A computed fold for a 359-nucleotide RNA from Microbacterium sorbitolivorans, annotated as Bacterial RNase P class A.
Taxonomically the source falls in Microbacterium (Bacteria, Bacillati, Actinomycetes, Micrococcales).
It matches the Rfam family "Bacterial RNase P class A". Rfam classes the family as a ribozyme.
The gene name in the source record is rnpB.
RNA sequence: UGGGUCAUCCAGACGGUCGCGUCGCGCAGUAGCGCGCCGAGGAACGUCCGGGCUCCACAGGGCAGGAUGGUGGGUAACACCCACCCGGAGCAAUCCGCGAGAAAGUGCAACAGAGAGUAGACCGCCCAUCCUCGGAUGGGUAAGGGUGAAACGGUGGUGUAAGAGACCACCAGGGGCUGUGGUGACACGGCUCGCUGGGUAAACCUCGUCCGGAGCAAGACCAACAGAGGAUGAUGACGCGGCCCGCCGAGUCCUCGGGUAGGUUGCUAGAGCGGCACGGCAACGUGUCGCCGAGAGAGAUGGCCGUCGAGAGAGAUUCGUCUCUUGAACAGAACCCGGCGUAUCGGGUGGCCCAUUCG
Numbered sequence: 001u002g003g004g005u006c007a008u009c010c011a012g013a014c015g016g017u018c019g020c021g022u023c024g025c026g027c028a029g030u031a032g033c034g035c036g037c038c039g040a041g042g043a044a045c046g047u048c049c050g051g052g053c054u055c056c057a058c059a060g061g062g063c064a065g066g067a068u069g070g071u072g073g074g075u076a077a078c079a080c081c082c083a084c085c086c087g088g089a090g091c092a093a094u095c096c097g098c099g100a101g102a103a104a105g106u107g108c109a110a111c112a113g114a115g116a117g118u119a120g121a122c123c124g125c126c127c128a129u130c131c132u133c134g135g136a137u138g139g140g141u142a143a144g145g146g147u148g149a150a151a152c153g154g155u156g157g158u159g160u161a162a163g164a165g166a167c168c169a170c171c172a173g174g175g176g177c178u179g180u181g182g183u184g185a186c187a188c189g190g191c192u193c194g195c196u197g198g199g200u201a202a203a204c205c206u207c208g209u210c211c212g213g214a215g216c217a218a219g220a221c222c223a224a225c226a227g228a229g230g231a232u233g234a235u236g237a238c239g240c241g242g243c244c245c246g247c248c249g250a251g252u253c254c255u256c257g258g259g260u261a262g263g264u265u266g267c268u269a270g271a272g273c274g275g276c277a278c279g280g281c282a283a284c285g286u287g288u289c290g291c292c293g294a295g296a297g298a299g300a301u302g303g304c305c306g307u308c309g310a311g312a313g314a315g316a317u318u319c320g321u322c323u324c325u326u327g328a329a330c331a332g333a334a335c336c337c338g339g340c341g342u343a344u345c346g347g348g349u350g351g352c353c354c355a356u357u358c359g
Stems, first nucleotide, its partner, number of pairs: 001355010012308007020039002023036005041330001045341002048339005053215004065211005070084005085099001086097004100206002105204002107200002122145002124141007153171006172196002174193008219265004227256006239247002272291008311326006
């Protein structure tokens, strides 16, 4: 310098002007007006997982159903994260894996092919018989050919009529016993058994582990009007400071409606964010210091103008640059967190790897 790979950050700036929402203060009889503070995101999104919180249910156990699946850690928890193992891709950095069990059972596999699973015999090879001497029939075989994504370990030999792990040597895989290292998955060995029994579990299934339900429209507190029914009341109710007298003169009380409408709360200071120190490979944890950043209730956070503007396109060029056009994407809180997934005009920074050049 070029290419790659991984991580992380930003996601228009400033000014003017017209507006919007909560809250505070002031004015106003109310409606409202004025001033001031604050006012979306990296994904606020999808609502796919996991929790907090709330209410309901619950002795204990099981079935059904769902989720999950190498090992060890992290965490409130997870399907997330970290580290490692195994397999695969890549020269490498690095990436990918729904990574338990196919030797418990059942099922499935297009086309081709003789045969797709205790498989099978089309061509071929070998033996026997027949025979019109080219073949037919019966048997053996699976070494060679052919089909297929996949055909019952591989190479060489012994053996045989021809052959075959039938037998032998070496190699590959598997089972059993065992040694060393590792917390473990596993790795590297030794002995032994001819054991060679393909794929699919995001098919049923089996095994281990986990899971009660509903959700802030949860829940808590205050609590109406109209209307309906009943009781009582001109033989005077209710009211007039508690009672009596006295006065007054047509309603009053209870229940339903309905714990409804409405209001208040839950509500945002939290498994919070940032710096530093320590422990840890890391995820993360502990300590300490600092910070406060929307809280509406059908939902505000926006529009326009000017200057600038990373970048993109076109043209010119003396290769330094100049001119013109364009000029931010996806999106948007609604109880709160941790993840994952998806969308995104573009830009910045850093680590590592490969190639090349120069010193």